[in-house]
RNA sequence: CUCCGAAAGGGCAAAGCCGGAGUAAUCCGGUGACGCAAAACCACGGGUCCUUAACUCAAGGAUAGCCGGGUUGCCGAAG
Numbered sequence: 001c002u003c004c005g006a007a008a009g010g011g012c013a014a015a016g017c018c019g020g021a022g023u024a025a026u027c028c029g030g031u032g033a034c035g036c037a038a039a040a041c042c043a044c045g046g047g048u049c050c051u052u053a054a055c056u057c058a059a060g061g062a063u064a065g066c067c068g069g070g071u072u073g074c075c076g077a078a079g
Stems, first nucleotide, its partner, number of pairs: 003079001011036002016031006034065001040071003044068003047063006
C1' cells in the first nucleotide's frame, strides 16, 4: 500500500405516521430505525416506475436504498 474486516467515535436513514410540493412516479421537512463503508455524489448503460402520445416504437420525467460504471471518501484489530 492492497485485500479483508473486528472494535470505538462519528455519519446516513427503510417501512409507517404528520405537514408541504407535484397530474403522477416521486421529492422536501419532522418523527421513526429496517438496514448501510460508500445507503456520499453523477441518470452514462441496463432494469423498474410515472406522464403524454398510441399499440410499436417514441418523447419527457422518477429511482444512486435495483444492477453495472465513473468521481470522491472515516477508522484500521486479527489474518
Molecule: c-di-GMP-I-UAU riboswitch aptamer
Organism: Desulfuromusa sp.